RNA sequence: AUUUGAAAAAGGCAAAUCUAUCGAAAGGUAGAGACGCAAAGCUACAGGCCUAAGGAGAAACUAUGGUGGCUGAGCUGCUGAA
Numbered sequence: 001a002u003u004u005g006a007a008a009a010a011g012g013c014a015a016a017u018c019u020a021u022c023g024a025a026a027g028g029u030a031g032a033g034a035c036g037c038a039a040a041g042c043u044a045c046a047g048g049c050c051u052a053a054g055g056a057g058a059a060a061c062u063a064u065g066g067u068g069g070c071u072g073a074g075c076u077g078c079u080g081a082a
Base pairs, nucleotide, nucleotide: 002082003081004080005079012037013036017032018031019030020029021028022027035069041075042074043073045072046071047070048067049066050065054062055061
């Protein structure tokens, strides 16, 4: 450096839910909490999915909003084995 693994060692993150707060909502942030995760570390580039303030409208629709713990992709990291 490459491939591969979470059996081991050292560790790490934190779903649902509750409280507070931001937001029109989806959802985000902080604390508690722990379903799980070998990148559940970072990045909205592409696809998918969620929401619909505003726009249009009888309804249906629509992202400039969101989702990295949906998939792909890019960058970076600890450790075992070969």
Molecule: c-di-GMP-I riboswitch aptamer
Organism: Oceanobacillus salinisoli